Guanidine-I riboswitch aptamer from a Lysobacteraceae bacterium, 101 nucleotides, folded computationally. Model confidence (mean pLDDT): 83 of 100.
RNA sequence: ACAAUGUGCCUCUAGGGUUCCGAUCGCGACAGCGAUGGCUGGUCCGAGAGAGGCAGUCCAGACUCGAGCUGGAUACACGGCGGGACAAAAGCCCGGGAGGU
Numbered sequence: 001a002c003a004a005u006g007u008g009c010c011u012c013u014a015g016g017g018u019u020c021c022g023a024u025c026g027c028g029a030c031a032g033c034g035a036u037g038g039c040u041g042g043u044c045c046g047a048g049a050g051a052g053g054c055a056g057u058c059c060a061g062a063c064u065c066g067a068g069c070u071g072g073a074u075a076c077a078c079g080g081c082g083g084g085a086c087a088a089a090a091g092c093c094c095g096g097g098a099g100g101u
Stems, first nucleotide, its partner, number of pairs: 007055006015045002020042002022039001023036005056074006076096001078099001082094003
């Protein structure tokens, strides 16, 4: 200097908005309708740099045609503006990006 790799899924949390439910206010005889997310909430979305789990990958061991089994490893990680999707927003995606050290 170059190349490869730094993995996938599930559950949850930080966080997020407002499609549905609820709440509040207004209208209405009722059914229901409208407005509001600087409405605590339920459904919902949700982390590369948050947690846990199951796999995957790599190394070693014995056994061994193999497949499996056992043990170990899976490190580190500051980060815009702007754009995108779903109803909408976000630590989601663009993105381990641009940039910085």
The sequence was found by an Rfam model in a public genome assembly.
It matches the Rfam family "Guanidine-I riboswitch aptamer". From the family's description: This family represents a conserved RNA structure found upstream of the ykkC and yxkD genes in Bacillus subtilis and related genes in other bacteria. The function of this family is unclear although it has been suggested that it may function to switch on efflux pumps and detoxification systems in response to harmful environmental molecules. Gene Ontology term of the family: regulation of gene expression.
Taxonomically the source falls in Lysobacteraceae (Bacteria, Pseudomonadati, Pseudomonadota, Gammaproteobacteria).